This is a predicted structure of a 139-nucleotide RNA (c-di-AMP riboswitch aptamer (ydaO/yuaA leader)) from uncultured Solirubrobacter sp. Its Rfam family is "c-di-AMP riboswitch aptamer (ydaO/yuaA leader)". Its family is annotated with cyclic-di-AMP binding and regulation of gene expression in the Gene Ontology. Of the family's consensus pairs, 96% are formed in the model.
RNA sequence: GCCGAAUCGUCGCCGGGUCAGCGGUGGCGAGCGGGAGACCCGUGGCGGCCGUGUGGCCGCGGGGGCGAAUCGGUUCAAGCCGUAGCGCUGCUUCCUCAGCGCGAGCCCGUCAGCUAAUCCCGUAGGCGUCAGAGGAAGA
Numbered sequence: 001g002c003c004g005a006a007u008c009g010u011c012g013c014c015g016g017g018u019c020a021g022c023g024g025u026g027g028c029g030a031g032c033g034g035g036a037g038a039c040c041c042g043u044g045g046c047g048g049c050c051g052u053g054u055g056g057c058c059g060c061g062g063g064g065g066c067g068a069a070u071c072g073g074u075u076c077a078a079g080c081c082g083u084a085g086c087g088c089u090g091c092u093u094c095c096u097c098a099g100c101g102c103g104a105g106c107c108c109g110u111c112a113g114c115u116a117a118u119c120c121c122g123u124a125g126g127c128g129u130c131a132g133a134g135g136a137a138g139a
Stems, first nucleotide, its partner, number of pairs: 001127003007030009031123006041113001045060006062111001063108004071082004085102005091138007
């Protein structure tokens, strides 16, 4: 310097140092990120049984969240080829071109649409040795 919300302040403990600066860990706060959650609006599958109708009961199918990480083809499979989308190219942002990458994984547990008030959670982890061009604005 990069991906990412994952930074900053403060207090306690431990370690190091000792003029100061430091590291680990836990608590609190700020900032940043995410989830749950009304009216209104929207949505409301299949089968069986009951019922005059609105409907009720049982079973099946499920459904949802974080993230760019979806979808399609091919393969017995592994894998491969694409793709929505995402990231990087060195002062920053936006646009265009060029080049190089990613296109995973994890969680909830039959349950959650949107959603004011309100409530809850996270603040990790993993990488890097070159450093392309043009335009606009800013610093």